[in-house]
Context: one part of a larger RNA
Molecule: small-subunit ribosomal RNA, 5' domain
Organism: uncultured prokaryote
RNA sequence: GAUUGAACGCUGGCGGUAUGCUUAACACAUGCAAGUCGAACGGUAACAGGCAGAAGCUUGCUUUUGCGCUGACGAGUGGCGGACGGGUGAGUAACGCGUAGGUAUCUGCCUAGUAGUGGGGGACAACUUGGGGAAACCCAAGCUAAUACCGCAUACGCCCUUCGGGGGGGGGAGGGGGCCUCUUCUUGAAAGCUCUCGCUAUUAGAUGAGCCUGCGUUGGAUUAGCUUGUUGGUAGGGUAAAAGCCUACCAAGGCUACGAUCCAUAGCUGGUCUGAGAGGACGAUCAGCCACACUGGGACUGAGACACGGCCCAGACUUCUCCGGAAGGCAGCAGUAGGGAAUAUUGGACAAUGGGCGAAAGCCUGAUCCAGCAAUACCGCGUGUGUGAAGAAGGCCUGCGGGUUGUAAAGCACUUUCAGUAGGGAAUAAAAAGCUGAGCUUAAUACGCUCAGUCUUUGACGGUACCUAAAGAAGAAGCACCGGCUAACUCCGUGCCAGCAGCCGCGGUAAUACGGAGGGUGCGAGCGUUAAUC
Repeated sequence: GAUUGAACGCUGGCGGUAUGCUUAACACAUGCAAGUCGAACGGUAACAGGCAGAAGCUUGCUUUUGCGCUGACGAGUGGCGGACGGGUGAGUAACGCGUAGGUAUCUGCCUAGUAGUGGGGGACAACUUGGGGAAACCCAAGCUAAUACCGCAUACGCCCUUCGGGGGGGGGAGGGGGCCUCUUCUUGAAAGCUCUCGCUAUUAGAUGAGCCUGCGUUGGAUUAGCUUGUUGGUAGGGUAAAAGCCUACCAAGGCUACGAUCCAUAGCUGGUCUGAGAGGACGAUCAGCCACACUGGGACUGAGACACGGCCCAGACUUCUCCGGAAGGCAGCAGUAGGGAAUAUUGGACAAUGGGCGAAAGCCUGAUCCAGCAAUACCGCGUGUGUGAAGAAGGCCUGCGGGUUGUAAAGCACUUUCAGUAGGGAAUAAAAAGCUGAGCUUAAUACGCUCAGUCUUUGACGGUACCUAAAGAAGAAGCACCGGCUAACUCCGUGCCAGCAGCCGCGGUAAUACGGAGGGUGCGAGCGUUAAUC
């Protein structure tokens, strides 16, 4: 000199853009952060409508009962998603990360292709009844549906194979139109048709993931030897998959001064800071990877986890309890206590972007977008402009003549950024749905899909940005320093005292070095100090 996720002191007008627990991976009150689908299913607890009945009367309303009939929908079965997104950096010196390669593998949803979606069965929730328990919840009996569950058949392509053969699937839902028949007599069921979505098997792709290898990746030798599943082989097991990954047997190997082992420290990288560079220091925000989710262990489900807001066991802690037992996990967003020099609101909205579910409408989303707080950082703007010598008054100095503060002020003439007041007022919005037309599909002019046109809406921020008007210099300057380094000097007070100080040093009666004043210098909504890096 540059820099910082900074803190402290004094001071403080506005705006934009960023950033904001670096310490206790300490403990957490409260709310929210992962749901969704009725176009999978049986249904109907609530709400609304309809139909039927009853009662009351105000004679077309009110009350009430029933019916899932309709819109919908609590709880339940079922599907998909809770493995993403979000947080933190404790552990880890490691194939963890970075880079360059490899393959013995898997891959839900998505894309393209091929072949199918035939015929049956038995349950379990919900519910009802009974019982236990303070609760959490549990037990027994009975009824029932499905895209839940289980078989049978079928299988050029897939898997295994001793090449003979063997093994392995499936589920329907919604829309349209509808012969014949049944029926509660206008709807419902209903063969064959058609469209969309789904389901099964399989091939290929895409995406994501697993595993392996070369090289690189902090300090210590006041750590020199380490290792027995250890190193290799055979056989078996195991995994999606190679492999001592595991087991039995056999051999006795393997690593190490090019630093093994041990100890300490540490998430790694793109990058950030500094520097002419080489380097050095760091790894906040943003992005990629990894690890963790009260501590330790374990598996289940699943395409994917050994799973932050899932399960089981143990431990510590907290809460409830009728003492028999139960419940919990903010290193999600806010917030609290504590620690600390120190770090924000228990805010708004799903309008946009993205994600989950859904055919869609839509629902959910503390991701996200916004707002609030903080001079924490960077950038921009303002606190007036011109004129004005009687060089005013006052202050300070003085050699008493004056000098200086100083064009500074006052005065005169202007301007009105920003703030404040009043008025106007965006973009961020693209859609989806509706209607019309065309095309595709089809037996069909239904339905559905695609495209075009049209139309109506959808904004948290926010009456914000921005624009306009009126008024009036009106509301807006401090901080550090002045002995040398280092830009800037005098007076008074003090008298080796009080004090200053980054280094040299200053102060013991004329202190430009202490304290005050006047003046000056530097920066300026900041200025200094401390800490830290180069």